[in-house]
RNA sequence: GCCCGCGUAGCUCAGUGGCAGAGCAACCGCCUUGUAAGCGGUAGGUCGCCAGUUCGAUUCUGGCCGCGGGCU
Numbered sequence: 001g002c003c004c005g006c007g008u009a010g011c012u013c014a015g016u017g018g019c020a021g022a023g024c025a026a027c028c029g030c031c032u033u034g035u036a037a038g039c040g041g042u043a044g045g046u047c048g049c050c051a052g053u054u055c056g057a058u059u060c061u062g063g064c065c066g067c068g069g070g071c072u
Base pairs, nucleotide, nucleotide: 001071002070003069004068005067006066007065010024011023012022013021018055026042027041028040029039030038048064049063050062051061052060
């Protein structure tokens, strides 16, 4: 240099055009003599960035950035 994959909550990931979600973690409550476990709830997001397509983009297209892999 070229090619491929990935980038979504603090972490691990789902969501492939029409309301952004799960588990764990955090916080509050219940339970317990107390802690843990268990149960219920709450909060937490520029969906990497910029453009394009579309009535509508996390999703499709292009460029850039970052990470990983392959080829030379």

Transfer RNA from an Elusimicrobiota bacterium, 72 nucleotides, folded computationally. It matches the Rfam family "tRNA". The family's RNA type in Rfam is transfer RNA. Model confidence (mean pLDDT): 83 of 100.